RNA sequence: CAGAAAAGAGCCAAACCCGUCGUGAGGCGGGGACGGAAAGCCGCGGGUCUCAGUGAGACAGCCGGGCCGCCUAAG
Numbered sequence: 001c002a003g004a005a006a007a008g009a010g011c012c013a014a015a016c017c018c019g020u021c022g023u024g025a026g027g028c029g030g031g032g033a034c035g036g037a038a039a040g041c042c043g044c045g046g047g048u049c050u051c052a053g054u055g056a057g058a059c060a061g062c063c064g065g066g067c068c069g070c071c072u073a074a075g
Base pairs, nucleotide, nucleotide: 001075011036012035016031017030018029019028020027021026034061040067041066042065044064045063046062047059048058049057050056051055
């Protein structure tokens, strides 16, 4: 330089429990690890879910897409 296999030093943290906010889906904090190579960020398309329901919300750990990154073998 090219490539994107394997791994996990470091990183994140499902279920569940506690606290708190919310009508709710769920959010946030603590504990906890099933997992993750974008399980980082963005509701843009689809999907699922909620409601004081026909337009407002929730989910980025459902699939795409966009943006920005870490490590790194053979060659």
Molecule: c-di-GMP-I-GGC riboswitch aptamer
Organism: Desulfonema magnum